[in-house]
RNA sequence: UCUUAUUCAGAGCAGGUGGAGGGACAAGCCCUAUGAUACCCGGCAACCGGUCCAAGUGAUGGACACGGUGCUAAUUCUUGCAGCCCGUUUGACAGGCUGAGAAAUAAGA
Numbered sequence: 001u002c003u004u005a006u007u008c009a010g011a012g013c014a015g016g017u018g019g020a021g022g023g024a025c026a027a028g029c030c031c032u033a034u035g036a037u038a039c040c041c042g043g044c045a046a047c048c049g050g051u052c053c054a055a056g057u058g059a060u061g062g063a064c065a066c067g068g069u070g071c072u073a074a075u076u077c078u079u080g081c082a083g084c085c086c087g088u089u090u091g092a093c094a095g096g097c098u099g100a101g102a103a104a105u106a107a108g109a
Stems, first nucleotide, its partner, number of pairs: 001109007012041001015040003021031003025080004042072003047068003050064005076102001081099005087093002
């Protein structure tokens, strides 16, 4: 970089270290010295592997959480592009729905 799948559920109101930024990018809107980001510990989930059960050779479903990841404010915080509906009204905007795009994670190439 490409392919496939998933992304409205869940997880520390005062656990420890340490000290100013953080929420991918832009805009908005938020979190943050009542201590962010990060690391450790704890926890959540079940993508891949593993073990077991059902069923049976083609897959599948379930349990555990042992190994590899991942996640642990707000729906991926919302919108970024296009179409449709509707209201002001003819300047494009507000709202709703759908799809795409972007991003994140897993597995494979």